[in-house]
RNA sequence: GCCUCCGUGGCUCAGUGGUAGAGCGCUACAUUGGUAAUGUAGAGGUCGCGAGUUCAACUCUCGCCGGAGGCU
Numbered sequence: 001g002c003c004u005c006c007g008u009g010g011c012u013c014a015g016u017g018g019u020a021g022a023g024c025g026c027u028a029c030a031u032u033g034g035u036a037a038u039g040u041a042g043a044g045g046u047c048g049c050g051a052g053u054u055c056a057a058c059u060c061u062c063g064c065c066g067g068a069g070g071c072u
């Protein structure tokens, strides 16, 4: 230099055009003599940044940034 993949709550990931979800973690409550475990509820995300297509974009296209792998 070229090619491929990835970027979504604190962490690990799903969601591939039509209101953004799960597990773990966090908070509160219940339970316990007290913890842990368990159950219920809740908070937490301008979906890496910018532009384009579309009635509508996390999703498609382009550029940029960051990360991983491969080729020379």
Stems, first nucleotide, its partner, number of pairs: 001071007010024004018055001026042005048064005
Notes:
A computed fold for a 72-nucleotide RNA from a Candidatus Woesearchaeota archaeon, annotated as transfer RNA. Its Rfam family is "tRNA". Rfam classes the family as a transfer RNA. Rfam's curators write: Transfer RNA (tRNA) molecules are approximately 80 nucleotides in length. Its family is annotated with triplet codon-amino acid adaptor activity in the Gene Ontology. Its mean pLDDT, the model's own confidence on a scale to 100, is 83. The sequence was found in a public genome assembly. Lineage of the source: Archaea > Nanobdellati > Candidatus Woesearchaeota.